[in-house]
RNA sequence: GGGCCUGUGGCGCAGUUGGGAGCGCGCGUGAAUGGCAUUCACGAGGUCGUCGGUUCGAUCCCGACCAGGUCCA
Numbered sequence: 001g002g003g004c005c006u007g008u009g010g011c012g013c014a015g016u017u018g019g020g021a022g023c024g025c026g027c028g029u030g031a032a033u034g035g036c037a038u039u040c041a042c043g044a045g046g047u048c049g050u051c052g053g054u055u056c057g058a059u060c061c062c063g064a065c066c067a068g069g070u071c072c073a
Stems, first nucleotide, its partner, number of pairs: 001072007010025004019056001027043006049065005
C1' cells in the first nucleotide's frame, strides 16, 4: 500500500420487511436477613465510530474518513 471483518449503555454482545434502541453482567434505590452472601422488585445510564448521501423516515442502504483485528504484498 491492497483485500476482508468489526465499531450499538461502564464491560461482553443481540438487533432483516428501513418506522419500538435492547439482553446479560455491572451500578443505584427499596424489600427479605441480626449482618454478609444471595434472591426479588423498581430505576439510572445511549451523539448506534465520524462526516456526507439516498429516503417521508436510517443502528440498518450508499460513499469517504477514523480506530481495531486479520490476510496478502